[in-house]
């Protein structure tokens, strides 16, 4: 160098055009129970890498870029 892949709360993730003011675990925060911790329940904060492009409508689909990994030289 080329080709393929993938980038969403702090972390793992789920979403394949409208139903999404993105939805779940985990982890923080308040609250419940508990003599107290843990556990358990209940609730709250928190995200779409950037740029341009198709579309009435992009997080989703295209194009570049830029990080990541993979294969071939």
């Nucleotide at each position: 160098g080329a080709c393929c892949c993938c980038a969403u709360c702090g972390u793992c993730u789920a979403g394949a055009g409208g139903c999404c003011u993105a939805g779940g675990a985990c982890a923080u925060c308040g609250g419940g129970u508990u003599u107290u911790c843990a556990u358990c329940c209940c609730g709250a904060u928190a995200a779409c890498c950037g740029g341009g492009g198709u579309u009435c409508g992009a997080u989703u689909c295209c194009c570049c870029g830029u990080g990541g990994g993979g294969u071939c030289g």

This is a predicted structure of a 73-nucleotide RNA (transfer RNA) from a Patescibacteria group bacterium. NCBI's taxonomy places the organism under Bacteria, Bacteria candidate phyla. Its mean pLDDT, the model's own confidence on a scale to 100, is 82. The sequence was found in a public genome assembly. Rfam family: tRNA. Rfam's curators write: Transfer RNA (tRNA) molecules are approximately 80 nucleotides in length. The family's RNA type in Rfam is transfer RNA.